[in-house]
RNA sequence: AGUCGGCUCGGCAGUCGCUCCGGUGUUAUCUGGGUGGCUCUCUUGAGUGCCGACCGGAGCAUCGGGGAGGAAAGUCCGGGCUCCAUAGGGCAGGGCGCCAGGUAACGCCUGGGGGGCGUGAGCCCACGGAAAGUGCAACAGAAAGUACACCGCCUAAGUACCAGGUGCCCAAAUCGCGUUGAGCGAAGCGGGCAAACCGGUGCCGGUAAGGUUGAAAUGGUGCGGUAAGAGCGCACCGCGCAGCUGGCAACAGUCUGCGGCGAUGGUAAACCCCGCCCGGAGCAAGACCAAAUAGGAACCCAUAGGUGCGGCCCGCAUCGGGUUCGGGUAGGUUGCUCGAGGUAUGUGGCGACACAUAUCCCAGAUGAAUGACUGUCCACGACAGAACCCGGCUUACAGGCCGACU
Numbered sequence: 001a002g003u004c005g006g007c008u009c010g011g012c013a014g015u016c017g018c019u020c021c022g023g024u025g026u027u028a029u030c031u032g033g034g035u036g037g038c039u040c041u042c043u044u045g046a047g048u049g050c051c052g053a054c055c056g057g058a059g060c061a062u063c064g065g066g067g068a069g070g071a072a073a074g075u076c077c078g079g080g081c082u083c084c085a086u087a088g089g090g091c092a093g094g095g096c097g098c099c100a101g102g103u104a105a106c107g108c109c110u111g112g113g114g115g116g117c118g119u120g121a122g123c124c125c126a127c128g129g130a131a132a133g134u135g136c137a138a139c140a141g142a143a144a145g146u147a148c149a150c151c152g153c154c155u156a157a158g159u160a161c162c163a164g165g166u167g168c169c170c171a172a173a174u175c176g177c178g179u180u181g182a183g184c185g186a187a188g189c190g191g192g193c194a195a196a197c198c199g200g201u202g203c204c205g206g207u208a209a210g211g212u213u214g215a216a217a218u219g220g221u222g223c224g225g226u227a228a229g230a231g232c233g234c235a236c237c238g239c240g241c242a243g244c245u246g247g248c249a250a251c252a253g254u255c256u257g258c259g260g261c262g263a264u265g266g267u268a269a270a271c272c273c274c275g276c277c278c279g280g281a282g283c284a285a286g287a288c289c290a291a292a293u294a295g296g297a298a299c300c301c302a303u304a305g306g307u308g309c310g311g312c313c314c315g316c317a318u319c320g321g322g323u324u325c326g327g328g329u330a331g332g333u334u335g336c337u338c339g340a341g342g343u344a345u346g347u348g349g350c351g352a353c354a355c356a357u358a359u360c361c362c363a364g365a366u367g368a369a370u371g372a373c374u375g376u377c378c379a380c381g382a383c384a385g386a387a388c389c390c391g392g393c394u395u396a397c398a399g400g401c402c403g404a405c406u
Base pairs, nucleotide, nucleotide: 001406002405003404004403005402006401007400008399010377011376012375013374014373015372016371018067019066020065021064022063023062024061025060026059029058030057031056032055033054035052036051037050038049040047041046042045069383073394074393076392077391078390079389080388081282082281083280084279093278094277095276096275097274098112099111100110101109102108113127114125115124116123117122128273129272133271134270135267136266150211151210152207153206154205158203159202160201161200162199164198165197166196167193168192169191170190174186175185176184177183219237220236221235222234223233224232238261239259240258241257242256243255244253245252246251286334287333288332289331296325297324298323299322300321301320305319306318307317308316309315341360342359343358344357345356346355347354348353378381
């Protein structure tokens, strides 16, 4: 300088509160239950009222004890619990996906394999199938997949042509020899013929070494080879398939054989295929107690009265009062916190974890407590607050302490 893991979350003292639990007291705070006595009513018994003692509950007082988090958060996964229900099979939909193990279960954790990053300690990875089918790949680029050829390289094969060179014919100036001259020789301006050869141009063609594009371009290096090239051939490396060996497996190999490798390109957090998993709603779940008002059912009472039909009577319909019951609202109680629990030790296991023994009780509010003030010290205090419970993941976070390692 860095990596990984664990712990902590201002300390101490005082005063005053809030909430839960336990003990004690309180009847001159309220209330429930038997029981005893007295009074009144009627019918020997039943009922009404009052008083005393006893046993409880609430309230109040006092004493003692407990009182937010590592994430209480996001509500993203997995379970417990509850109700609806019977969820056996299928369809639809969703999730997960290397292997083995752990667990109540998981998308979590542990160990291992493979790939990537880092000098390293270590960190990261949705990591089944592209050899069933369908689709997609903008721009650029020759070409994005039954491949293809822009530049470049080549001109071997085929074909059309060109007269620069070789070749053939004619042949000027000039020079030499000889000369009266004819001539002979050198030279070769210039012109013509010719496409056989060299050379050149085009067409057809060969090539995929090199260049160019892209996120991605059809094995790499070297030698041979070739017109130029190319797994075209060879060596080594890589790759594929089969076997052998090791491993429970994923997978691995200084192993063996086969294959020149356009075999089988990429993409499945594209459709899809394969394997496995998933009933729904959630503590405002659910259970119990239960006013007032309205409505309902059963029984009893009154049948006097009101209203309607009607000219009137009778009659019919409707309205009334009481008791009991059930549903149910407000409200209250419960669910509620002892639990896949914490700590210590031992045993088994690399580990996650499991088992055994001992020990501890550690928020339970509900318009919702867990705080306020003072003093003091320091490194001056982050992110943030339970709401049925638990296991995870993810996200937020100032600082301090400890251990292991590079």
A computed fold for a 406-nucleotide RNA from uncultured Cellvibrio sp., annotated as Bacterial RNase P class A. Its Rfam family is "Bacterial RNase P class A". About the family: Ribonuclease P (RNase P) is a ubiquitous endoribonuclease, found in archaea, bacteria and eukarya as well as chloroplasts and mitochondria. Model confidence (mean pLDDT): 75 of 100.